[in-house]
RNA sequence: AUCACGCUAUCGCCGAGUCCUGCAGGCGCAGGAACGGGGGACCCAGGUUUUGGGGGCGUAUCACCUUUUUCAAAGGUGAAGGGCAAGCUCUUCGGCCCGAGCCCGUCAGCUAACCUCGUAGGCGUCGAAGGGUAGAACC
Numbered sequence: 001a002u003c004a005c006g007c008u009a010u011c012g013c014c015g016a017g018u019c020c021u022g023c024a025g026g027c028g029c030a031g032g033a034a035c036g037g038g039g040g041a042c043c044c045a046g047g048u049u050u051u052g053g054g055g056g057c058g059u060a061u062c063a064c065c066u067u068u069u070u071c072a073a074a075g076g077u078g079a080a081g082g083g084c085a086a087g088c089u090c091u092u093c094g095g096c097c098c099g100a101g102c103c104c105g106u107c108a109g110c111u112a113a114c115c116u117c118g119u120a121g122g123c124g125u126c127g128a129a130g131g132g133u134a135g136a137a138c139c
Stems, first nucleotide, its partner, number of pairs: 011124004018033006034119006044109001053107001054104004061079008081098004087133008
C1' cells in the first nucleotide's frame, strides 16, 4: 500500500414492522399512537362450483426447454410483476438485481357498524437528464 474477514458507531436499503407512557429492573409486563393484515351486512357481483378442494400474506405468477432414477425432482430461458441513499418526490433513458418462502385447515366474493391479528427478519450505495417542493447559507 492492497485484499479479505470480524466488532462497534453513524448513516442508509428491502419490508407494515416505528414511536411514546407506566410498572418492573436477569433480558420482561400492561397500554397508547402510527402503519400494515384478516374476518364481517343491505346493495352489488356470482348462478355452477363444492378432493381435480378452497383461501390468505407477499413483487414473487405464468409459459417453454433440458437432464435424471422420468411419480417427481433439479436446472435453464423468457415474460407478468418488483427493487436499486446523499433532503423529499415525479417523469424519462441506460445499467444491475429479485422474480422466494410461509400460513389457514374443508372454510371465508365485495362489505358499513363491529370483531381480531402483526410491530419481524435480512442487508450495505447506480449513473444520467428534466420538473415540482422543503430547508440552509449569502445578499